Notes:
RNAcentral holds the sequence, with entries from ENA. Small-subunit ribosomal RNA from an uncultured prokaryote, 1469 nucleotides, folded computationally. Its mean pLDDT, the model's own confidence on a scale to 100, is 83. It matches the Rfam family "Bacterial small subunit ribosomal RNA".
[in-house]
């Protein structure tokens, strides 16, 4: 620092995914050692058991135990007692318990955090500092008894002390009133100590002095603490309006204090868009993570603050509480109970249950540090310091080090050769950190002295031995890392593209590599990258984004010159910004985390000095910004009334007139004999307003079109006077706002949803026709959207040029309704610079700036619910989410495609000419049927096709019968020469101890070579699959003309130029032009063959100028002539010549498309079969037949059959052949043997053609198919199943319906002949000659190429591509009659505890007192207020719900075909 992913490719938009870092984690797999840290993030869920705040006997009276001692009684154990001395201690008393520890539920708040107030306040303990502690007195707990109860406790009656408590007196001093005096107010004493008398057995008491440590009052002081404060502190506005103690005042009143804090009267305030009030969610901070940085995200451990202590509430005692281990009520939960009643509160530390992915031990010590009490010793201190458990983070360190090549063995791969694990291991030599065993001294203290839980410590010594100690993910890209096997869209991966359908580097295993290491990896949340919410730093014409448009509020922002002023700015200084952390430099644990000192820093607030450019505020001036006034100009600008003429159309009257009119693609429904259409005339009546008329005008947009009056906005130029910044912008508001729609009333000619009816179609709720109602027009209310668009938001300034054009001013020739300068103010077109992804913008900006306002943030869901607000209603406005996908989208490229558009070509079509399709038959196909009908070939480009020829063979099928190293190949071993004749059985293949004949070849005599039989395993066969694993081969567009490359230039690029243009060809063939220049492949051409001539040469009897055979050569190139044309290519014409503009015809097939055909030609990867899917034999079958194509033969007849005569070919075959002559047969054919490996002999009679004849339009003297008989041939063998001959029979058929194919000249058409295959078998297929036309105006049209060009939503490219409904499964959401909770507020109802006040009832030490009371004090009763609890109506919210509504998603579901090309009716709002 960026990568992948949208596409054929491209370059942007924009999401969505990776790599980094961090965590209080968890989960899998695995696991040596040690320091430092961390350790319920869930259920503030419930809690068993233990410990977490107690001390103080020097405040008190008792009380117990020991010790010494006094005195009694004694059973001699002992019991009672005096005294005194040390321990412990219930209680009463004082301190503490409000600190420390804990949690985040609550709180959005002066809680917090930061800055200042407190003249508005407190403050125990601690310090300084003044003054004082005089003299009385009543109680009551502990105890004693007595009653009550299960317990817990409780009552009663008596007895006692204080540093408990009460009163008096003083009064430094505080406080009140206020006349400067006066009224009021306080206390408590213990200990130790020394001295003195006294008295005592001993002590003890009393007095006095000092000192400690408590006390009271009051002044200060530290430190803590209340209370108000500028600022800053999360989302939603789909929460806009809240607010009655509410704002303020005045009085009491309460508080430590100020304050509606609380009462009661007055006033009516008091908050809010700078966001009240609501609702959601949360402790807040220093930090922490992350980040260049602003930001963003967290708030565990450490510190500060603050809330809470089962859940509400309430007060009490205190210096402080409204109190975590205090207290009362009420709840809910839990335990104990004798069922009366009682207790209890672990969000202290351990620990349990529960709950969850998921978080330790019922551990030691108070040695240290700090806390409480104590005068101290001391005690308590789960605060704290350690230990213990977890790889749960950070950091260190180990698992060994050196040599070691036979490159071991094994593994794995292989192309079998080797190559990798791999110096890896074994082996050899050392070492001993850790971990282990054993020992030993100091130190843990910040001055001395003493004390250690950790601690069997750390450290340091000694000792054996490589000894105890390596995992875990990933290896398709991103992302470093490849083989193999297995698996076959299956198991299963996968963060994101995406892997898997039979050769998977992506599944699973194993080898082997790569990462990182006591860890690895996943998950999950967090920053990051993400400039994807953009302060730093984004953008809006077309990707998501400018409000339809104006006026204008708040708020933003504002010319120019002076002065003043300091609020923003700037600078300096003091204060503060805890500490720890981050940083930086040192020290300390061996390093290091970690632990320590210091500076730095905390960008921040607060005061105060200073400065005066900017902005701001306050004065005064200007006039360039903006208006005013006055003079013209132009103009469909608004509104209101009036009014016109053309002219359609309707309609209505009247004349003429006759059968149609309309109306379409073609009709038809509609009018029309009751008189239509069509003409003439009159009259009503509504709406629009021809030319003029122009990217001309006017308005802010929506919009404005015949004249004319009135009214009226506004723009503009000219000169000059005036205002003096008065402006720009604009969130809320507010007004206009087409169309189409509502409301109430007119009006309605034409037009025309809706309807209706006629057509079209497969259907046609469409398109096209005939009608036709809302509506369109007018008033008046209303709706308030449109693709409301320039998809450009409103103001200013700047910044090259050129062409029109509209309206005003001016100048210069000039006097012409002319031109031609400059200048403002509109409105088009190019086009530099610049800008943009382009493509386009380009002074009317999308450029370069500034002010202000509105939008956007992936695609769908959805501009949709729900709520709101606005409407009479349709509706419109604000406006999500769940879910689901990885992508959608822009511009631009190359293609292909269009029922776009141009050019140009092709038997495409037109123009002929013959045929198929009808009829028999042949042959091939599909289908069906079989035992099997073997397999392939299927649009053109499968179907007289592989097959140039299936009676056995062939044959690959089928039924049967046989083989098992095989029918073929190499190898090894044994035996025999190899072969060979006959017999038998058998369908045949085989079979047989059946049989004849034979011993060759070559040698170094060992054997060899070939060949057979037998045997052994290696190993043969396979026309089994896969042509979507391949080679090779062919087809086909297409004999189309095209397809490409180098080097440049131009585009960001994809890619383009070249190869387009204008000409011209058959032809990307030339030629011109040309930011292209050049060049392969192809086209042409070289190559065969015919057509003319030349040479030369062979022989088939010979000769021979020809002919003809075969070798080689000439000839023809647009070379000459004219014309066009552009002076070009290069087209017409012509001449010459056999032959003319590629002369005819062959071979020759660019790049590439069909996964086009072929595993059965052959060759071959993999797969399968291996007494069989191989091989053989015998018979069948490949010839079957309701049926349906294809492709061909015959023919339907007189341009003909038939019969008779007479003629002219070319090319090719022939020895397992060709076969003459001659003779027999009617005929196939037989005999028969000459010739001939063929210019020579044969096949071999060429037919059409011409001549005569006969047939007379007929199912015939056509046509021949069928069938019946007799025959030939071939050949082991014609039954399934040949061919041909004769004789006989003589079927459909009378030129063939949509449709449809060939074919431009020696061509079609027609007419014989050959050949190859072949024992035999063509109507087929390859070739050869004979005869021998017709027709092409022309390219609109149908086809199928080719170029340019234009649109696109295709790119598997139109056999695309996609929409909607319905039917079916899942998700998720919405409405819902309802129904069950939470919550808030609001009215009432009851009304705990408890303060507060009332109090006539009852009680009642201290003080007063004339002894009756009285003051006080307390119980009870009442009254306010009051939790929770109940009732009623309601808000909010989330949960279920029958049914329903749409959305979403699912490889093969219907049903149509709207969109994307003019998408077949442009499409869209």
């Nucleotide at each position: 620092a960026g990568a992948g992913u949208u596409u054929g490719a491209u370059c942007c938009u924009g999401g969505c995914u990776c790599a980094g870092g961090a965590u209080g984690a968890a989960c899998g797999c695995u696991g040596g050692c040690g320091g430092c840290g961390u350790g319920c993030c869930u259920a503030a869920u419930a809690c068993a058991u233990g410990c977490a705040a107690g001390u103080c006997g020097a405040a008190c009276g008792g009380g117990g135990a020991g010790u010494a001692u006094u005195a009694a009684u004694u059973u001699c154990g002992a019991u009672u007692u005096u005294u005194a001395c040390u321990c412990c201690u219930a209680g009463u008393g004082g301190c503490g318990a409000a600190c420390g520890g804990g949690u985040g539920a609550g709180u959005a708040a002066c809680g917090c955090g930061u800055u200042g107030g407190u003249g508005a306040c407190c403050u125990g303990c601690c310090c300084c500092g003044a003054a004082g502690a005089g003299g009385g007195g009543g109680a009551u707990a502990a105890c004693u008894c007595c009653g009550c109860g299960a317990a817990a406790g409780c009552g009663g009656a008596g007895c006692u002390a204080a540093u408990a408590c009460c009163c008096c007196a003083u009064g430094u001093g505080g406080u009140c009133u206020u006349u400067c005096a006066g009224g009021u107010u306080a206390g408590a004493g213990u200990c130790u100590g020394g001295a003195u008398g006294a008295c005592u057995a001993a002590a003890g008491g009393a007095g006095c002095a000092a000192u400690c440590c408590a006390c009271u009052u009051c002044g200060g002081g530290a430190g803590g603490g209340g209370c108000c404060u500028g600022c800053g502190u999360c989302c939603c506005a789909u929460c806009a309006g809240c607010u009655a103690g509410u704002u303020g005042g005045u009085a009491a009143g309460g508080u430590a204090a100020c304050g509606g804090c609380c009462u009661a009267c007055c006033a009516a305030g008091g908050c809010g868009a700078u966001g009240a009030c609501g609702g959601g969610u949360a402790g807040g901070g220093g930090a922490c993570c992350u980040g260049a940085g602003a930001g963003g995200g967290u708030g565990g451990u450490c510190c500060c603050c603050c809330a809470c202590a089962c859940u509400g509430g309430c007060a009490c005692u205190g210096a402080a509480a409204c109190a975590c281990g205090g207290g009362c009520c009420a709840g809910a939960c839990a335990u104990c109970u004798a069922c009366g009643g009682a207790u209890g509160g672990c969000a202290g530390c351990a620990g349990u249950a529960g709950g969850g992915a998921a978080u330790a031990u019922u551990g030691c010590a108070c040695a240290a540090u700090g806390g409480g009490c104590g005068a101290a010793a001391g005690c308590c201190u789960g605060a704290u310091g350690c230990a213990g458990c977890c790889a749960u983070g950070c950091c260190g360190c180990g698992u060994g080090u050196g040599u070691g090549a036979a490159g071991a063995a094994g593994g794995c791969c292989u192309u079998a050769g080797g190559g990798u694990u791999g110096u890896a291991a074994a082996g050899c030599a050392c070492u001993u950190u850790c971990a282990g065993u054993a020992g030993a001294c100091g130190g843990c203290u910040a001055a001395c002295c003493g004390u250690g839980a950790c601690g069997u410590u750390a450290c340091c010594u000694a000792c054996a031995g490589a000894a105890g100690a390596a995992g875990c993910a990933c290896c398709g890209g991103c992302a470093a890392a490849c083989u193999c096997c297995g698996u076959g869209c299956c198991a299963g991966c996968a963060g994101c593209c995406g892997c898997g359908g039979u050769a998977a580097u992506a599944c699973g295993g194993a080898g082997g590599g790569u990462g990182c290491g006591a860890g690895c990896g996943u998950u999950a949340a967090u920053c990051g990258g993400a400039a994807u919410u953009a302060c730093u730093g984004g953008g809006c014409g077309u990707a998501a984004a400018g409000c339809g448009c104006g006026c204008g509020u708040a708020g933003g922002c504002g010319g120019c010159c002076u002065g003043a002023u300091a609020a923003g700015u700037u600078g300096g200084a003091u204060g503060u910004g805890a500490a720890a952390g981050c940083c930086c430099u040192g020290g300390g644990c061996u390093c290091a985390a970690c632990c320590u000192a210091g500076g730095a820093a905390c960008u921040g607030c607060a005061u105060u000095c200073a400065a005066a450019a900017c902005u701001g505020u306050c004065a005064g001036g200007c006039u360039a910004g903006a208006g005013u006034a006055u003079g013209g100009u132009a103009g469909a600008g608004g509104a209101u009334a009036g009014u016109g003429g053309a002219a359609u159309u309707u309609c209505c009257g009247g004349g003429u007139g006759u059968a149609g009119c309309g109306g379409u693609g073609a009709a038809a429904u509609g009018c029309g004999u009751a008189g239509a259409g069509a003409u003439c005339u009159g009259a009503a009546g509504g709406a629009a307003u021809a030319c003029c008329a122009g990217u001309g005008g006017c308005g802010a947009a929506g919009g404005c079109g015949g004249c004319c009056c009135c009214c009226u906005g506004g723009a503009u130029u000219g000169a000059u006077a005036c205002u003096g910044a008065c402006a720009c912008u604009g969130a809320g508001g507010u007004g206009c706002g087409a169309a189409a729609g509502c409301g109430u009333g007119g009006g309605g000619a034409g037009c025309a949803a809706a309807c209706a009816g006629g057509a079209u179609u497969a259907g046609a709720u469409c398109c096209c026709c005939u009608g036709g109602u809302a509506g369109u027009c007018c008033a008046c209310g209303c709706c308030g959207u449109a693709a409301a668009c320039g998809a450009u938001g409103u103001c200013a300034a700047c910044u090259a040029g050129c062409c029109g054009u509209u309206g005003g001013a001016g100048g210069g020739c000039u006097u012409c309704c002319c031109u031609u300068c400059c200048u403002c103010a509109g409105u088009g077109g190019c086009g530099c610079a610049g800008c943009u992804a382009a493509a386009g913008c380009g002074a009317u900006a999308a450029g370069u700036u500034g002010a202000c306002c509105g939008c956007c943030u992936g695609g769908g869901g959805a501009g949709u619910a729900c709520g709101g607000c606005c409407g009479c209603a349709a509706g419109g406005u604000u406006a999500a989410a769940a879910c689901u996908c990885a992508a959608a989208u822009g511009a631009a490229u190359u293609g292909a495609c269009g029922g776009g558009g141009g050019c140009a070509c092709g038997c495409a079509c037109a123009a002929g000419c013959g045929g198929u399709g009808g009829a028999g038959c042949a042959u091939g196909u599909g289908g069906u049927u079989u035992a099997a009908u073997u397999c392939g070939a299927u649009g053109c480009a499968a179907c007289g096709c592989g097959a140039a020829g299936a009676a056995c063979c062939u044959u690959a099928c089928c039924a049967g019968g046989u083989c098992u190293u095989g029918a073929c190949a190499u190898c090894c071993u044994g035996c025999g020469a190899a072969c060979u004749u006959a017999c038998u059985a058998g369908a045949g293949a085989u079979a047989g101890u059946u049989u004849u004949g034979g011993u060759g070849c070559c040698u170094u005599c060992g054997g060899g070579a070939g060949c057979g039989c037998a045997g052994u395993g290696a190993c043969a066969g396979g026309u089994g699959c896969u042509g979507c694993a391949u080679g090779g081969c062919u087809g086909u567009c297409g004999u189309c003309a095209g397809c490409u490359c180098g080097u440049g230039u131009c585009g960001u690029g994809a890619g383009a130029u070249g190869u387009u243009g204008g000409g011209u060809u058959a032809a990307g063939u030339c030629c011109c032009g040309u930011a292209a220049c050049g060049a392969g492949c192809g086209c042409a051409a070289c190559c065969c063959u015919u057509a003319u001539c030349c040479u030369u040469a062979u022989u088939u009897g010979c000769c021979a100028a020809c002919u003809c055979u075969a070798a080689g050569g000439a000839g023809a190139c647009u070379g000459c002539c004219g014309g066009u044309g552009a002076c070009a290519a290069a087209c017409c014409g012509g001449a010459g010549g056999a032959a003319g503009g590629u002369g005819g015809g062959g071979a020759c097939g660019a790049c590439g498309u069909c996964a086009a055909g072929u595993c059965a030609u052959c060759a071959u990867g993999g797969c399968c079969c291996u007494u069989a899917c191989g091989a053989c034999c015998u018979g069948g079958g490949c010839u079957a037949c309701a049926c349906a194509c294809g492709u061909g033969c015959u023919a339907c007849a007189a341009u003909g059959g038939c019969c008779g005569g007479u003629a002219c070919g070319g090319a090719g075959g022939g020895u397992u052949g060709c076969c003459a002559a001659g003779c027999c047969g009617c005929g196939a054919g037989g005999u028969g043997g000459a010739g001939c490996g063929a210019a020579u002999c044969u096949c071999a009679g060429a037919a059409a053609a011409c001549c005569g004849g006969u047939c007379g339009u007929a199912g015939u003297c056509c046509g021949g198919a069928u069938u019946g008989g007799a025959g030939u041939c071939u050949g082991c063998a014609a039954c399934u199943c040949g061919a041909c001959u004769c004789c006989a029979u003589g079927a459909a058929g009378u030129c063939g319906g949509a449709a449809u194919c060939g074919c431009u000249a020696g061509u079609a058409a027609u007419c014989g002949c050959g050949a190859a295959u072949c024992a035999g078998a063509a109507u087929g297929u390859c070739g050869c000659g004979g005869u021998g036309a017709a027709u092409a105006c022309g390219u609109u049209c149908c086809c199928g190429g080719g170029c340019c060009u234009u649109g696109u939503a295709c790119a598997a490219a139109c056999c695309g591509c996609c929409c909607g409904u319905c039917a079916c499964a899942c998700c998720g959401u919405g409405g819902g009659a309802g129904u069950g909770g939470a919550u808030c507020g609001c009215a009432c109802c009851u009304g705990a505890a408890g303060c507060c006040g009332g109090u006539a009832u009852c009680c009642u030490a201290a003080c007063c007192g004339c002894a009756a009371g009285g003051a006080u004090g307390g119980a009870g009763c009442c009254g306010u207020c009051g939790a929770a609890g109940g009732u009623g109506g309601g808000g909010u919210u989330g949960g279920u719900g029958a049914c329903u509504g749409g959305g979403g998603u699912g490889a093969a579901g219907u049903c149509g075909u709207a969109a994307c090309a003019a998408g077949g009716u442009a499409a869209c709002c």